[in-house]
Molecule: transfer RNA
Organism: Sciurus carolinensis
RNA sequence: AUAACUCAGUUGGUAGAGUAUUUGCCUUACAAGCAUAAGGCCCUGGGUUCAAUUCCCAGU
Numbered sequence: 001a002u003a004a005c006u007c008a009g010u011u012g013g014u015a016g017a018g019u020a021u022u023u024g025c026c027u028u029a030c031a032a033g034c035a036u037a038a039g040g041c042c043c044u045g046g047g048u049u050c051a052a053u054u055c056c057c058a059g060u
Base pairs, nucleotide, nucleotide: 001060004019005018006017007016013050021037023035024034025033043059044058045057046056047055
């Protein structure tokens, strides 16, 4: 080592932001702005545990 990109996050109870993208509003139109939606089983494999993104081990 976590969303397409940049990054948070919880000393264990299935996760958010910004940018980008979708749709709508606004505009003659575009951009900007506002709202909205989608997008993640958190690098891989094992261990502990009722339960692991979180703790432990190994690998890249």